The RNA shown here (Bacterial RNase P class A) has 336 nucleotides and comes from a Solirubrobacteraceae bacterium. The organism belongs to Solirubrobacteraceae, within Bacteria. Model confidence (mean pLDDT): 77 of 100. The RNAcentral record of the sequence draws on ENA. It matches the Rfam family "Bacterial RNase P class A". The family's RNA type in Rfam is ribozyme. The gene name in the source record is rnpB.
[in-house]
RNA sequence: GUGCAGGCUAGGCAGCCGCGGCGGGACAGACAGCCCGUCGAGGAAAGUCCGGACACCGCAGGGCAGGGUGGUCGGUGACACCGACCCGGGGAAACCCGCGGGAAAGUGCCACAGAAACACACCGCCGAUGGCGGAGCCUCUCGAGAGCUCCGCACAGGCAAGGUUGAAAUGGUGCGGUAAGAGCGCACCAGCGUCGCGGCGACGCGGCGGCUGGGCAAACCCCACCCGGUGCAAGGCCAAGCAGGACCGCUUGCAGGUGACCCGCCAAGGUCCAGGUCGGCCGCAGAGAGAGAUGGCUGCCCACGACAGAAUCCGGCUUAUCGGCCUGAUACGGAA
Numbered sequence: 001g002u003g004c005a006g007g008c009u010a011g012g013c014a015g016c017c018g019c020g021g022c023g024g025g026a027c028a029g030a031c032a033g034c035c036c037g038u039c040g041a042g043g044a045a046a047g048u049c050c051g052g053a054c055a056c057c058g059c060a061g062g063g064c065a066g067g068g069u070g071g072u073c074g075g076u077g078a079c080a081c082c083g084a085c086c087c088g089g090g091g092a093a094a095c096c097c098g099c100g101g102g103a104a105a106g107u108g109c110c111a112c113a114g115a116a117a118c119a120c121a122c123c124g125c126c127g128a129u130g131g132c133g134g135a136g137c138c139u140c141u142c143g144a145g146a147g148c149u150c151c152g153c154a155c156a157g158g159c160a161a162g163g164u165u166g167a168a169a170u171g172g173u174g175c176g177g178u179a180a181g182a183g184c185g186c187a188c189c190a191g192c193g194u195c196g197c198g199g200c201g202a203c204g205c206g207g208c209g210g211c212u213g214g215g216c217a218a219a220c221c222c223c224a225c226c227c228g229g230u231g232c233a234a235g236g237c238c239a240a241g242c243a244g245g246a247c248c249g250c251u252u253g254c255a256g257g258u259g260a261c262c263c264g265c266c267a268a269g270g271u272c273c274a275g276g277u278c279g280g281c282c283g284c285a286g287a288g289a290g291a292g293a294u295g296g297c298u299g300c301c302c303a304c305g306a307c308a309g310a311a312u313c314c315g316g317c318u319u320a321u322c323g324g325c326c327u328g329a330u331a332c333g334g335a336a
Stems, first nucleotide, its partner, number of pairs: 001332003004328006011301007019040007042307001046318002049316005054231004066227005071085005086100001087098004101222002106220002108216003122163002124159003129156002131153007171189006192209007235282004244273005256266003302305001
């Protein structure tokens, strides 16, 4: 110098004006107002994507359905979070990234192109073997025919090496082999299985074996583990008004209505009760209500100031963000 990793900060100071909460003061006292003091957004307050606390409802136990998580070992109250490690990919490196169980249980899908996307042959290669045609040789009685050799055709057929298409084409490279080919054989590599060793484990290293089986599970599905529902408008307490219930009134000198009177019933009035509307309080926080407050102006300084505003609370993740600063047994390069 260029990077890498982790962290901090989010203009500063002064004056004036204003807003919300709480406390205090003065007025005889309460509310409002006034005066004084004090506190008043974030690293993400955001998205509401996970996990919880808390609250109410539901619930014997087990299963089904449905949803979620998914390398390993730990951490945590819990998590889809965090740490270390493994595997794969990227980088010269520090380091970064990964929706990272199973495709050899079954089903399904693989656009376009292409012969073929799971068992396929378009071009192509071959035609050893069989067939057809031709030539030659030889033997037998002339011919016919048989046999042998060679050439041609590409009919039966063999092949999948090469070409073509595609994101992907049935292990890769080389040598042998063959009519041509092919794990058909061999060597190395990759994959799989198995044994040994190392590791708590994911896995790694080495030996041996045979030669194979396309991809997709954020398609169904299978495996392992986890999961009741609703969210602070949860929920709790107090409780005008209007209706409601019980008793008294009705155990009388007389005293409402029921067309004299008695009982009964009803009513006025009174006492008590229940649920609960308006409303209030709690839940509720060292900001916090009501959805609403948390700001503005001026001056000076500089690096000239981004994204953005709480609504029950907490742990995470993700996303947005002008700049500046710090740390390092950090990587590579340069100079002395």